Annotation:
Large-subunit ribosomal RNA, domain I from a Lachnospiraceae bacterium, 544 nucleotides, folded computationally. Taxonomically the source falls in Lachnospiraceae (Bacteria, Bacillota, Clostridia, Lachnospirales). Its mean pLDDT, the model's own confidence on a scale to 100, is 82. RNAcentral holds the full RNA, with entries from ENA.

Context: one part of a larger RNA
RNA sequence: AGCGUAGGGAGAAUGCCUUGGCAUCAGGAGCCGAAGAAGGACGUGGUAAGCUGCGAAAAGCUGCGGGGAUUAGCAAGCAUAAAGUGAUCCGCAGAUUUCCGAAUGGAGCAAUCCGCAUGAGAAAGCUCAUGCAUCAUAUACUGAAUCAAAUAGGUAUAUGAGGGGAACCGCCUGAACUGAAACAUCUAAGUAGGGCGAGGAAGAGAAAUCAACCGAGAUUCUGUGAGUAGUGGCGAGCGAAAGCGGAAGAGGCUAAACCGAAUGUAGCAAUAUGUUCGGGGUUUUGGACAGCGUUUAGCAUUGAAGGUAUCUAGCUGAAGCGUAUGGGAAGACGCACCGAAGAAUGUGAGAGUCAUGUAAGCGAAAGAGAAGAUCAGCGAGCUGGAUCCGGAGUACCGCGGGACACGUGAAACCCCGUGGGAAGAAGGGGGGACCAUCCUCCAAGCCUAAAUACUACCUGAUGACCGAUAGCGAAUAGUACUGUGAAGGAACGGUGAAAAGAACCCCGGGAGGGGAGUGAAAGAGAACCUGAAACCCUAUGCUU
Repeated sequence: AGCGUAGGGAGAAUGCCUUGGCAUCAGGAGCCGAAGAAGGACGUGGUAAGCUGCGAAAAGCUGCGGGGAUUAGCAAGCAUAAAGUGAUCCGCAGAUUUCCGAAUGGAGCAAUCCGCAUGAGAAAGCUCAUGCAUCAUAUACUGAAUCAAAUAGGUAUAUGAGGGGAACCGCCUGAACUGAAACAUCUAAGUAGGGCGAGGAAGAGAAAUCAACCGAGAUUCUGUGAGUAGUGGCGAGCGAAAGCGGAAGAGGCUAAACCGAAUGUAGCAAUAUGUUCGGGGUUUUGGACAGCGUUUAGCAUUGAAGGUAUCUAGCUGAAGCGUAUGGGAAGACGCACCGAAGAAUGUGAGAGUCAUGUAAGCGAAAGAGAAGAUCAGCGAGCUGGAUCCGGAGUACCGCGGGACACGUGAAACCCCGUGGGAAGAAGGGGGGACCAUCCUCCAAGCCUAAAUACUACCUGAUGACCGAUAGCGAAUAGUACUGUGAAGGAACGGUGAAAAGAACCCCGGGAGGGGAGUGAAAGAGAACCUGAAACCCUAUGCUU
């Protein structure tokens, strides 16, 4: 020195565990904000660095309800207090709520600086209270250039907006990689990204729709139709609709004709015409108009009252003892009991009957609150067919585009730009060029619940999901740390049933150790469950 054996050190694997995660289901809730949000800064405790809570009334104040013995958060100690005259704690409602932040009196390098007006105290200077941004709309008062008038502008009052939010939604804008085995039309894809806007859903929506000579009867979602019909350098690919089966189900309001009121303009006036408001009227057997006649069919949407179910604290809740072992009984043995409860967790080892619970029931002073019913409110019908009305720079056409499953194609239908530009109910649109016939509907105004999408948030439940290099990045942390910055971004769990966390003695400056003591165990001693391997040491056998 090597190989082996034994005993240790170091190390952290493994096993077991779970305070943390992941996923899914069901229900709820689905916005917050100038009455100052989201998010922060700084403060706030007897002692107080961090987290949590709170805001100069500062781990809190008030009222009401629950609850029933301890309490002054995580979090010990010391000190000082509170509590059956009901504390702590839980729920509802209220008060307070510094400064920054849309930030809004002005400024600014966010959490700072500097004001003005009015009022009060007590009086310029101090203190306190209130107000003072911008934009939009409405009204009133003022008011230039320009005698006047008008307008711009200004002031006041009232109302609203502004910013934030995980996904879902609407609109505008809008790639490339890629595929086509290259690539240009095409695809990826109207996707990603960017912008604006709204809601608890959004959007769509009551036929100028489909259909096919039979008929249906708003929209949305879904199964099928169907990878069909089509489209396509007819390549890669893209890809319907009607119909049928389901979910849900709901229909309304206006413009106009006509009647009336107020008011403006032109005019000496009659009158003409415009604006606003009220009535009327709303669909394709139309309405106005004329005649007859009435409160009946009904009502998604509006309002009121009542506050129901339910939610926001909680409450009741069956039944077991003994013996031995053991540190400890819930395991064993013996004899019992309950069950609408033998889910689960904890308790010194496997507990239906010890605790919390579970099954089954019960409960609200206050706040929130569907659905349904009630009342209000809204709302009829018949006959006639002369006249009037029935949404215009619209429909449609040319040109250029887009979107439709449809790439210009025979390319309809729909939308936009541009240039032209109707009819007007004996009218007009559509039925995939176009024409005729036939059928069907009535554009150029608006609103509309449900069925559908999503989950930042709350509650409950579940898992052939993970178990500390796993599971979220995070057993908590967007922390420590890195970067000028945008941004990037960790690691660290386990004594024991209970601290009973080792009084006292000895060595030592201490660290540490030896006794003693605790404990079932200290080979559980805080560098603490188990404690593998690499690596190191000691002793020893063999070989060299």